[in-house]
Molecule: transfer RNA
Organism: Actinomycetes bacterium
RNA sequence: UCCCGGGUCGUCUAGCGGCAGGACAGCGGACUUUGAAUCCGUCAACGAUGGUUCGAUCCCAUCCCCGGGAG
Numbered sequence: 001u002c003c004c005g006g007g008u009c010g011u012c013u014a015g016c017g018g019c020a021g022g023a024c025a026g027c028g029g030a031c032u033u034u035g036a037a038u039c040c041g042u043c044a045a046c047g048a049u050g051g052u053u054c055g056a057u058c059c060c061a062u063c064c065c066c067g068g069g070a071g
Stems, first nucleotide, its partner, number of pairs: 001070007010024004018054001026042005047063005
């Protein structure tokens, strides 16, 4: 330099172009003599900038970062 894959709550992981979900963690509560476990509630995210579209996490372009491959 070129090719391929990936980037989503603190972490891991889903998501036909139409309200961004789940698990764990955190926080609050119930239960308990206390704690653990369990149950209920709650908090929290689409790498950046443009474009297409009525509407973009999703499609397109460029860039940034991570991994693999070629030379």